[in-house]
Molecule: Bacterial RNase P class A
Organism: Fulvimonas sp. R45
RNA sequence: GGAGUCGGCCGGACAGUCGCGUCGCGCGCGAGCGCGUCGAGGAAAGUCCGGGCUCCGCAGGGCAGGGUGCCAGGUAACGCCUGGGCGGCGCGAGCCGACGGCCAGUGCAACAGAGAGCAGACCGCCGAACGGCAUCUCCGGAUGCGCGUGGCAAGGGUGAAAGGGUGCGGUAAGAGCGCACCGCGUGCGGGGCCAACGCCGCACGGCACGGUAAACCCCACCCGGAGCAAGACCGAAUAGGGGAACGAUAACGCGGCCCGCGUUGUUCCCGGGUAGGUCGCUGGAGCCAGGCGGCGACGCCUGGCCGAGAGGAAUGACUGUCGCGCCGCAAGGCGUACAGAACCCGGCUUACAGGCCGGCUCCACCU
Numbered sequence: 001g002g003a004g005u006c007g008g009c010c011g012g013a014c015a016g017u018c019g020c021g022u023c024g025c026g027c028g029c030g031a032g033c034g035c036g037u038c039g040a041g042g043a044a045a046g047u048c049c050g051g052g053c054u055c056c057g058c059a060g061g062g063c064a065g066g067g068u069g070c071c072a073g074g075u076a077a078c079g080c081c082u083g084g085g086c087g088g089c090g091c092g093a094g095c096c097g098a099c100g101g102c103c104a105g106u107g108c109a110a111c112a113g114a115g116a117g118c119a120g121a122c123c124g125c126c127g128a129a130c131g132g133c134a135u136c137u138c139c140g141g142a143u144g145c146g147c148g149u150g151g152c153a154a155g156g157g158u159g160a161a162a163g164g165g166u167g168c169g170g171u172a173a174g175a176g177c178g179c180a181c182c183g184c185g186u187g188c189g190g191g192g193c194c195a196a197c198g199c200c201g202c203a204c205g206g207c208a209c210g211g212u213a214a215a216c217c218c219c220a221c222c223c224g225g226a227g228c229a230a231g232a233c234c235g236a237a238u239a240g241g242g243g244a245a246c247g248a249u250a251a252c253g254c255g256g257c258c259c260g261c262g263u264u265g266u267u268c269c270c271g272g273g274u275a276g277g278u279c280g281c282u283g284g285a286g287c288c289a290g291g292c293g294g295c296g297a298c299g300c301c302u303g304g305c306c307g308a309g310a311g312g313a314a315u316g317a318c319u320g321u322c323g324c325g326c327c328g329c330a331a332g333g334c335g336u337a338c339a340g341a342a343c344c345c346g347g348c349u350u351a352c353a354g355g356c357c358g359g360c361u362c363c364a365c366c367u
Stems, first nucleotide, its partner, number of pairs: 001363010012322007020039002023036005041338001045349002048347005053227004065223005070084005085099001086097004100218002105216002107212002122156002124152003130148002132145005164182006183207001184205007191197001231279004241270006250264005286305008323336005
């Protein structure tokens, strides 16, 4: 100097003018006005996980259903994070991984292929006992072929996958058939502060246990439902409900009459719901700084700070100067992302013009 990788951060500044919302104070009978104060984000987004909070349900346990899935740790919890293991990619820094179980059971494997599960022989390799054929014959047999038959699975071929690999021996040809090394399995010991793991050592076993569980399934662990339009409190007018007293025995109904009962009247009391209002509502698993423990995620201690809370609605616009990027010789021009709270919090994912800082890796050159 170039190429790359990981982590953290910013994502406009200042001034003026006009305007908006919350809260506080003052003025005003009131509508409102004035002053002060605070007023979006790293994702406020998607609503995909996890929790707090609220109401409903619930003795306990089980079934069904759903989720998670190497190990350990962190956390209120998680499908998140950290560290480690294993596998894959990369020269490397580093990145990615639904990564439990297929000697519990059941299933699946298209096409191709001889054969796809306790498999198989198309080409091929090998042999010549028996049958067959051919030739010769001293008629006893001999020789040849490899058609039937027999041995093999080394090589070829099919396939995503063909029952360990390389080499030596062995053999008619071959084969863990035998041996060495590698791989694999089982057991023991060490390592990994536990574990995952299989790094090291020893012993045993010729090799069994092919693949597939984002196939049913099995195993382990977790999960009650609904959500701030949750939910709580206050509570009219009008209509209606319940009760008491008074009045009248007036009208109507109980099919005609009497008693009785009910309805219609006035006053008072009671409780429920609706409109409306108030709370829930933002001080919290909070933020900042320092110290301590830990590889780390994170935890503990001390000190400091208060940073939106509407009720669908506010948080804005314009002008000037500056910054940044692009274009232009210049004057100057253009642009300045993604996007906006609604009960709160922890994550994940997705979007994002441009810029800053730090760790590390590789390549080239110079000293």